Model confidence (mean pLDDT): 84 of 100. Predicted 3D model of a 122-nucleotide RNA (SAM riboswitch aptamer (S box leader)) from a soil metagenome. The sequence is in RNAcentral, with records from MGnify.
Formats: sequence, C1' cells, structure tokens
RNA sequence: CUCAUCCAGAGGGGCAGAGGGAACGGCCCGACGAAGCCCCGGCAACCGCACCGCGCAGGUCCACCCGUGCGCGGUCACGGUGCCAAGUCCGACCCGGCGCGCACGCGACCGGGACAGAUGAG
Repeated sequence: CUCAUCCAGAGGGGCAGAGGGAACGGCCCGACGAAGCCCCGGCAACCGCACCGCGCAGGUCCACCCGUGCGCGGUCACGGUGCCAAGUCCGACCCGGCGCGCACGCGACCGGGACAGAUGAG
C1' cells in the first nucleotide's frame, strides 16, 4: 500500500501498585486493585495442514470413473496469528429521520455512509 472482516463469542490465579478504554470530546472501568509481566484456561475460525461435498476444467472416442488443476461450501482445532467490559463503548465529517412550536441553531437520540482505527492475508 491492497483486500476481507469488525451488533456474536470467550477469565481465573500470581507479581505489581494507579492508571486504563488509540488519539480529542463524552461517558465509563479501576484500591471489591488500572497498566504491565508470568502461569493456566477459554473464544473464534483469518491463514496453513488434514478430511468431506458440489461445480467447472483436464484425462478418455463416449459414458462410467479419477492419488490432476481451479473455484465454492462444510468439518476439525494439529500448527501460525488474534482476541477474552461496554457495537471499534459513543460522538466527531456528510445525508436522512425525530425532538427542542416553525425558521435559525442545537442534539454525543435513531438509521445510513465517510474518516480514523483494530485484526488477518498478501
């Protein structure tokens, strides 16, 4: 840089001792113990392995068929990552709705999109 996914899921113990939720605002979590480190456990299924099914191609004169290739779907959880408060906690920019009587303006209220970010694969 590109692509995919992000409303699901899954925590105990030890050390430590005041922060943490990316950043800003909000709202939360935290001495009934934050970050960090270690141990054990779990979730999930992105990639690899293995297995199953289907389709297309190839092989074959045709059909059956197939230790072949590609694609799609599924199973598993062995390996490589990841993750285990809150939707990526919510908002921020744009569009629509709704509300504040209309307009103006506002809204951390609903829906959609963008931006940013996270994770994986390349």